[in-house]
Predicted 3D model of a 99-nucleotide RNA (Glycine riboswitch aptamer) from Pseudolabrys taiwanensis. The sequence is in RNAcentral, with records from Rfam. The prediction has a mean pLDDT of 81.
RNA sequence: AUAGGCGAUGCGGGAGAGAUCGGUACGGGCGUGCCCGGACCGGCGCCGACGGAGCAACCGCCCCGGAAACUCUCAGGCACCAAGGACCGCAUCGCUGGA
Numbered sequence: 001a002u003a004g005g006c007g008a009u010g011c012g013g014g015a016g017a018g019a020u021c022g023g024u025a026c027g028g029g030c031g032u033g034c035c036c037g038g039a040c041c042g043g044c045g046c047c048g049a050c051g052g053a054g055c056a057a058c059c060g061c062c063c064c065g066g067a068a069a070c071u072c073u074c075a076g077g078c079a080c081c082a083a084g085g086a087c088c089g090c091a092u093c094g095c096u097g098g099a
Base pairs, nucleotide, nucleotide: 004096005095006094007093008092009091010090011089012088013087018044020043021042022041023040024039026037027036028035029034030033045078046077047076051074052072053071054070058066059065060064
């Protein structure tokens, strides 16, 4: 010097689960009490790959602590779109840096 490792930024990829039931008001349509649209509230059902919590293989400086993509769903989310999204790839920058 460099491979590799860590972090940040940018770009790309990125899943799951009710087009559910009832109510409220709004807008539209007409056949005037029905339909459509989204919003809010409540109920039941469901999802896990942001967050949170729990157990644990394992690890450590071994009193104790750190620990998952496992588990639970508090929050969050559940047609398409949008948003979010663990993780993966590429590039740039910074730190570290083996043979």